[in-house]
A computed fold for a 112-nucleotide RNA from Candidatus Zhuqueibacterota, annotated as FMN riboswitch aptamer (RFN element).
Of the family's consensus pairs, 97% are formed in the model.
Rfam family: FMN riboswitch aptamer (RFN element). About the family: The RFN element is a highly conserved domain that is found frequently in the 5'-untranslated regions of prokaryotic mRNAs that encode for flavin mononucleotide (FMN) biosynthesis and transport proteins.
The RNAcentral record of the sequence draws on Ribocentre.
NCBI's taxonomy places the organism under Bacteria, Pseudomonadati.
The coordinates come from a structure-prediction model, not an experiment, and the mean pLDDT is 83.
RNA sequence: AAUUUCCUUCGGGGCUGGGUGGAAAUCCCGACCGGCGGUAAAGCCCGCGAGCGAAAGCUGAACCGUUGAAAUUACGGUGCCGACUGUAAAGUCAGGAUGGAAGAAGGAUAAU
Numbered sequence: 001a002a003u004u005u006c007c008u009u010c011g012g013g014g015c016u017g018g019g020u021g022g023a024a025a026u027c028c029c030g031a032c033c034g035g036c037g038g039u040a041a042a043g044c045c046c047g048c049g050a051g052c053g054a055a056a057g058c059u060g061a062a063c064c065g066u067u068g069a070a071a072u073u074a075c076g077g078u079g080c081c082g083a084c085u086g087u088a089a090a091g092u093c094a095g096g097a098u099g100g101a102a103g104a105a106g107g108a109u110a111a112u
Stems, first nucleotide, its partner, number of pairs: 002112003005108006015030001017029003031092002033082002035048004043080002051058002062078005084095003
């Protein structure tokens, strides 16, 4: 110094602006948000987590231009996506959840 094991801490954001209506933070207009690892810096490239399932397994969404050695990641433009249960139909409200987890940081022991 590396690997393995153990411990501790941390570990998800976002609409009461307007319209309709008896009722909508759920519909319509508009607004807003983006977990973790990899890689030129990524919600929409690859993978993981969450979620669903008895298991096997399943599981969303992007293009164009510019710069550059390198970017579907930056910059410019225009788009798109978002579990389950509840409720006037929900990415944003309430709930499972003071939960779990990808993982991040720190520490300890032993062996090599």